[in-house]
Formats: sequence, structure tokens, C1' cells
RNA sequence: AGUCGUUUGGUCUAGUGGUUACGACGUCCCCUUCACACGGGGAAGGUCACGAGUUCGAACCUCGUAUCGACUA
Repeated sequence: AGUCGUUUGGUCUAGUGGUUACGACGUCCCCUUCACACGGGGAAGGUCACGAGUUCGAACCUCGUAUCGACUA
């Protein structure tokens, strides 16, 4: 330098064009306990990496940029 792939709450992860983006762990609150842990219930937490395009409609398709990784030279 080129090719291919990755990017979604603090962490991991599901979501192949259509309702308000899924779940787990973690955090906070309540119940339970003498207390803690376990267990049960609930809540908060997201610029779907960034910008543009296509479309009635984009996390999803296209292009560019960035990041990380693999391969080739």
C1' cells in the first nucleotide's frame, strides 16, 4: 500500500428494511435474613463508531472516514 472482516448501555451479546433495539453480568431500590450471601420483584443506564446517500421507512442496504484484527505484497 491492497483485500477481507469487526464496531450495538460499564462489560459481553441478540437483532438479515417496519411498534418503544433482546438478553446476561454489573449498578441502584424493595422483599426475604439478627446480619451477610443466595433467592424473588422492580428501576436506571444506548448519538446502534462518525459523516453522507438510497428508501415511504435504515442498527440492518450503498459510499467515504475512523478503530481494532486477519491476510497479501